[in-house]
RNA sequence: UAAGUGUGGUAAAUGAUCGCGGCUGCAAAACCGAAAGGUUGCAGGUGAGGAAAGUCCGGGCUUCACAGGGCAGGAUGCCGGAUAACAUCCGGUGGAGGUGACUCUAAGGACAGUGCAACAGAAAUAUACCGCUGCGUAAGCAGUAAGGGUGGAAGGGCAGUGUAAGAGACUACCGCCUCUCUGGUAACAGGGAGGGCACAUGUAAACCCCAUCCGAAGCAAGACCGAAUAAAAGCGUUGAUGUGGCCCGCUAGCUUUAGGUAGGUUGCUUGAGGUAACUGGUAACAGUUAUCCUAGAUAGAUGAUCAUUCACGACAUAACCCGGCUUAUCGCUGCGCUUAUUUU
RNA sequence: CGGCGAUUAGCGCAGCCCGGUAGCGCAUCUGGUUUGGGACCAGAGGGUCGCAGGUUCGAACCCUGCAUCGCCGACCA
Numbered sequence: 001u002a003a004g005u006g007u008g009g010u011a012a013a014u015g016a017u018c019g020c021g022g023c024u025g026c027a028a029a030a031c032c033g034a035a036a037g038g039u040u041g042c043a044g045g046u047g048a049g050g051a052a053a054g055u056c057c058g059g060g061c062u063u064c065a066c067a068g069g070g071c072a073g074g075a076u077g078c079c080g081g082a083u084a085a086c087a088u089c090c091g092g093u094g095g096a097g098g099u100g101a102c103u104c105u106a107a108g109g110a111c112a113g114u115g116c117a118a119c120a121g122a123a124a125u126a127u128a129c130c131g132c133u134g135c136g137u138a139a140g141c142a143g144u145a146a147g148g149g150u151g152g153a154a155g156g157g158c159a160g161u162g163u164a165a166g167a168g169a170c171u172a173c174c175g176c177c178u179c180u181c182u183g184g185u186a187a188c189a190g191g192g193a194g195g196g197c198a199c200a201u202g203u204a205a206a207c208c209c210c211a212u213c214c215g216a217a218g219c220a221a222g223a224c225c226g227a228a229u230a231a232a233a234g235c236g237u238u239g240a241u242g243u244g245g246c247c248c249g250c251u252a253g254c255u256u257u258a259g260g261u262a263g264g265u266u267g268c269u270u271g272a273g274g275u276a277a278c279u280g281g282u283a284a285c286a287g288u289u290a291u292c293c294u295a296g297a298u299a300g301a302u303g304a305u306c307a308u309u310c311a312c313g314a315c316a317u318a319a320c321c322c323g324g325c326u327u328a329u330c331g332c333u334g335c336g337c338u339u340a341u342u343u344u
Numbered sequence: 345c346g347g348c349g350a351u352u353a354g355c356g357c358a359g360c361c362c363g364g365u366a367g368c369g370c371a372u373c374u375g376g377u378u379u380g381g382g383a384c385c386a387g388a389g390g391g392u393c394g395c396a397g398g399u400u401c402g403a404a405c406c407c408u409g410c411a412u413c414g415c416c417g418a419c420c421a
Stems, first nucleotide, its partner, number of pairs: 001340010012309007020047002023044005030039003049315001053326002056324005061218004068248004073214005078092005093107001094105004108209002113207002115203003129148002131144005156174002159171003175197001176195008222266004231257005242250001259420003273292008310313001345417007354370004364401001372388005394410005
């Protein structure tokens, strides 16, 4: 210098004017409303994101009497750790890809059992189509999985011995299985001895087995205040409903239609919170101290105009709250590392 | 805001659970029948199974991520 790789940051900037939603203070006691309750003026300060999104996981919170027992069902799936929890994160192991930095990995079990494997092929877990060998005049019979052919997959691989031809029938190496030693918390790695191929094709994102975890619903949850209304039918205490599928236990109301009201307060934002330093840890993360307060609407607030500057501005707008994942995204930029070339 | 479901031929649907040639009805086209048309009879064509990736020998079907469309949910009683 070029190409690449990993991990972060930022999301045009500054000022002025007007406008909008909360909050605080002051003022007024006027207005709206049936009521609960709300409104006004001035000043101050404040006001979207890295994904606020998809709603795919996990948790908090709330209600269901307790949140219970069993079956069914669902989720996860190498090992260790982190965490409130997770399908997330961190570190490692095995496997795959890359020259490399590095990336990807739903990665338990196919000697517990069952199912499936279309077409092709003789045969799909059990066989003899061609071939080879022996016998036989021949048809054919017997042996054989070395070789050919079919297939994604054909009875461990390869070399030799052996044989009529062959074959783990036997031998060495590799693989597999069993036992065992060493290192490691473990996954696993390295070594030794034995077995002589028998259990040995694939599929568990097929049923299933093993291990661990899981009650349900969701802020339109739920609590309170105010207003209005007209009841009827069905089911139920012989257990409905809650309780998504079933049984047990607990529980006395539930459903539909007609009708009425579609108003207010709360839940609501201080939280597993942010920032900085130190300590422990490889890290995720945890602890201590200091410091900061940073939207809370309910038809739903972030906008407009002007001036200056630049690299000329992407994806997109909170709705109970957090931790993640996934997807969308114009650009700019920090740090670590790799490969190639050149120069010293 | 929350909770569900669907996507297969021009239209309406089945097949998906438990993977192995993609089907049915209407519509379209051709032929027959009829003087002609309709109806009827016989036959034919028409599909990237919404998109992308994965598992598998093999995916409409199983798994994951997107996209589009649709449905339900206020309180009192």
Molecule: RNase P RNA; transfer RNA
Organism: Lachnospiraceae bacterium